Small-subunit ribosomal RNA, 3' major domain from a metagenome, 476 nucleotides, folded computationally.

Context: one part of a larger RNA
RNA sequence: UGACGGGGGCCCGCACAAGCGGAGGAACAUGUGGUUUAAUUCGAUGGUACGCGAGGAACCUUACCUGGGCUUAAAUGUAGAUUGCAUAAUUUAGAAAUAGAUUUUCCCUUCGGGGCUAUUUACAAGGUGCUGCAUGGUUGUCGUCAGCUCGUGCCGUGAGGUGUCGGGUUAAGUCCCAUAACGAGCGCAACCCCUAUCGUUAGUUGCUAGCAGGUAAUGCUGAGGACUCUAGCGAGACUGCCACCGUAAGGUGAGAGGAAGGUGGGGAUGACGUCAAAUCAGCACGGCCCUUAUGUCCAGGGCUACACACGUGUUACAAUGGUCGGUACAAAGGGCAGCUACCUGGUGGCAGGAUGCUAAUCCCUAAAGCCGAUCCCAGUUCGGAUUGGAGUCUGCAACCCGACUCCAUGAAGUUGGAUUCGCUCGUAAUCGGAUAUCAGCCAUGAUCCGGUGAAUACGUUCCCGGGCCUUGUACA
Numbered sequence: 001u002g003a004c005g006g007g008g009g010c011c012c013g014c015a016c017a018a019g020c021g022g023a024g025g026a027a028c029a030u031g032u033g034g035u036u037u038a039a040u041u042c043g044a045u046g047g048u049a050c051g052c053g054a055g056g057a058a059c060c061u062u063a064c065c066u067g068g069g070c071u072u073a074a075a076u077g078u079a080g081a082u083u084g085c086a087u088a089a090u091u092u093a094g095a096a097a098u099a100g101a102u103u104u105u106c107c108c109u110u111c112g113g114g115g116c117u118a119u120u121u122a123c124a125a126g127g128u129g130c131u132g133c134a135u136g137g138u139u140g141u142c143g144u145c146a147g148c149u150c151g152u153g154c155c156g157u158g159a160g161g162u163g164u165c166g167g168g169u170u171a172a173g174u175c176c177c178a179u180a181a182c183g184a185g186c187g188c189a190a191c192c193c194c195u196a197u198c199g200u201u202a203g204u205u206g207c208u209a210g211c212a213g214g215u216a217a218u219g220c221u222g223a224g225g226a227c228u229c230u231a232g233c234g235a236g237a238c239u240g241c242c243a244c245c246g247u248a249a250g251g252u253g254a255g256a257g258g259a260a261g262g263u264g265g266g267g268a269u270g271a272c273g274u275c276a277a278a279u280c281a282g283c284a285c286g287g288c289c290c291u292u293a294u295g296u297c298c299a300g301g302g303c304u305a306c307a308c309a310c311g312u313g314u315u316a317c318a319a320u321g322g323u324c325g326g327u328a329c330a331a332a333g334g335g336c337a338g339c340u341a342c343c344u345g346g347u348g349g350c351a352g353g354a355u356g357c358u359a360a361u362c363c364c365u366a367a368a369g370c371c372g373a374u375c376c377c378a379g380u381u382c383g384g385a386u387u388g389g390a391g392u393c394u395g396c397a398a399c400c401c402g403a404c405u406c407c408a409u410g411a412a413g414u415u416g417g418a419u420u421c422g423c424u425c426g427u428a429a430u431c432g433g434a435u436a437u438c439a440g441c442c443a444u445g446a447u448c449c450g451g452u453g454a455a456u457a458c459g460u461u462c463c464c465g466g467g468c469c470u471u472g473u474a475c476a
Stems, first nucleotide, its partner, number of pairs: 001476002003473003007470007015460002019423005026315008034306002042053002064301007076124007084116001088103006106115003126290002129288003135284002137279003140275001142273001147186006153162003166177003192267004197235007207224002211222003238261001241255001242253004317416001321375007333364003338357002342353004382413001387408007429452007
């Protein structure tokens, strides 16, 4: 100087408390461990691994296993030699890769040759093989915590200190005062984006108040720019004003005004560093290793196994509910071999037609809710696992191993031990919608979007994590 303390002081955080809803019990989904296996490819492992890399494992992917092939090989270049092919079609063997056969078969030319293609030889390859403890780059975490430093000066023999401490204040090393310090940098804040209000500009594909036309009905049409909205530019919030407290910074106020009030709400943004943290399998790269194989092609299998253990989720155990009928209201995204209105057939998945849309124009497109009916507390009209049968769709192909539909079946489960997680307002809870990936999908995942919409916070004694000052130390 740090680190540590079941030392002290001050302060903060869904850290506790006060509440609401969960997990831990059940079934299933998914990941991991373990076991098994020819293989169950590899990585991630307290917090900071475990619905993680993977934002799509039937083949491919694929790195693993079994078997069958190739050895300049999948690509490109140089040099030498040979050739007219390559491609396409038919066919034989084969699981395919591949090997063979038949047919087809270049261009220019001064006829010397040249160009192009293919084969072959030589040289350069290739490796998801090892080392993240050789590395770059990127990332997690402490932590969006308020810290981390420098120049000059001063103090100290020196390590180092001071500044950065103290008194206040703040979300903040934020600011004020004081001061052997005076300044400065990286962080904080602001500048950026979205959102909440208004103005202005612009009105199409959006809108429709008034006028007119028209319909069974609808901005449907003429028309209009008022309103909504769209999207560019601006305004607006700064403790600016007032009152009180305070030297000041600032604080308090159901003060005024205002759509918004003291960081308005959310996002992006992550200082010096820590963990030899993670990644050589995104990529790059040093070293080492393989080179008729650890390279590469193909078929089939595996990554989907299953006594068990754990994590994360979904669905439930019901009446604030289930089922049936009727009826209303979003936002954000996406759409060309794509989204599909509408019609017909079908119980349905879907099929056959057909139309609009390269989209503010057309389409995908709501559910909880509301109004009725029924069930009457039961393993039930709760719950839907599992299994049997019949099908639909995608795709060369659904046996291992897809999703969906219909009929039948109708398991566990009656609110879950110790313990433990999230959340402070448009939040929790609950309800549906969309997208990426994607032929299809094991999505109950992830990331966004809106609808409905709470309870509680006395407080900081305690648990956990952190910041500042101080103290002790046989630790570095």
It matches the Rfam family "Bacterial small subunit ribosomal RNA". Its mean pLDDT, the model's own confidence on a scale to 100, is 81.